[in-house]
RNA sequence: CUCCGAUAAUGGCAAACCGAUCGAAAGAUCGGGACGCAAAACUACGGGCCUAACUCCUUAACCGGACAAGGUCGCCGGGUCGCCGAA
Numbered sequence: 001c002u003c004c005g006a007u008a009a010u011g012g013c014a015a016a017c018c019g020a021u022c023g024a025a026a027g028a029u030c031g032g033g034a035c036g037c038a039a040a041a042c043u044a045c046g047g048g049c050c051u052a053a054c055u056c057c058u059u060a061a062c063c064g065g066a067c068a069a070g071g072u073c074g075c076c077g078g079g080u081c082g083c084c085g086a087a
Base pairs, nucleotide, nucleotide: 004085005084012037013036017032018031019030020029021028022027035074041080042079043078045077046076047075048072049071050070055066056065057064
């Protein structure tokens, strides 16, 4: 240095759920709260998944269908940066 990852240390993050706000929704942010996490730090680049406003198709209209430019990195992979050091 790389792999690796202790019922080591120091710290860190925070699922569900609840409240407020934003949003068409998915979901996000803040506060509370801890299921978990060694990258549960950053990045939507590839795949997956969620939503379907706009748009398009359909309809007399409603309904219905398709669609990401919206989300998710705590689904997987890639990229970037990074704490500690037993075996």
Molecule: c-di-GMP-I riboswitch aptamer
Organism: Chloroflexota bacterium